[in-house]
Molecule: transfer RNA
Organism: Longimicrobiales bacterium
RNA sequence: GAGCCGAUAGCUCAGCUGGUAGAGCAACGGACUUUUAAUCCGUAGGUCCCGGGUUCGAGCCCCGGUCGGCUCA
Numbered sequence: 001g002a003g004c005c006g007a008u009a010g011c012u013c014a015g016c017u018g019g020u021a022g023a024g025c026a027a028c029g030g031a032c033u034u035u036u037a038a039u040c041c042g043u044a045g046g047u048c049c050c051g052g053g054u055u056c057g058a059g060c061c062c063c064g065g066u067c068g069g070c071u072c073a
Stems, first nucleotide, its partner, number of pairs: 001072007010025004019056001027043005049065005
């Protein structure tokens, strides 16, 4: 220098052919228990890496950039 993959909740990751974002764990509250743990129920938590574009509508498509990984030179 070139190519490919990835970036979404505190963490690990889903998200179907574009229709307005979820799970598990963690956190918080409650039930149960003598108490803790475990188990069960509930709640909160998101500028979807950044900037543009296309579209009635973008996490998803297009362009540029940043960061991480892999391969080639």